[in-house]
Molecule: FMN riboswitch aptamer (RFN element)
Organism: soil metagenome
RNA sequence: ACCUUCGGGGCAGGGUGAAAUUCCCGAUCGGUGGUAGAGCCCACGAGCCUCCCGCCAGCGCAAAGCACGCAGGCGCUGCGAGACGGCAUGAUCCGGUGUAACUCCGGAGCCGACAGUCACAGUCUGGAUAGAAGAAGGU
Numbered sequence: 001a002c003c004u005u006c007g008g009g010g011c012a013g014g015g016u017g018a019a020a021u022u023c024c025c026g027a028u029c030g031g032u033g034g035u036a037g038a039g040c041c042c043a044c045g046a047g048c049c050u051c052c053c054g055c056c057a058g059c060g061c062a063a064a065g066c067a068c069g070c071a072g073g074c075g076c077u078g079c080g081a082g083a084c085g086g087c088a089u090g091a092u093c094c095g096g097u098g099u100a101a102c103u104c105c106g107g108a109g110c111c112g113a114c115a116g117u118c119a120c121a122g123u124c125u126g127g128a129u130a131g132a133a134g135a136a137g138g139u
Base pairs, nucleotide, nucleotide: 001139002138003137004136005135006134013025014024015023027123028122029112030111031044032043033042034041039110040109047087048086049085053080054079056078057077058076059075060074061073092108093107094106095105096104114126115125116124
């Protein structure tokens, strides 16, 4: 450098109500790399927008005496793809052990994109049998 495969989990049981896995009690989940082992430290991925790109679809324009046709060029709209760009991007403390841990042990807390819904969503439905940080293997 090339190829292949892998690469996200979760509301049990109840309350109220016409209706809620969305409210309330309670339960439960935690991508990737780094580092003394991390949802909450550092960094990355996932989200949204757009330049460049593709004549892929439609319409129009110019040109060659005229007309027809083919190919090409330019412009507009739509579509596809899409940044090394822009926007957005949550949350932790105390004690103990130790050379070293906001990562382990004990305790007490906190956080969670976008759209949808006969009631407000980390957990339901959807984009997603997708994509990605990356990991493993092969040449």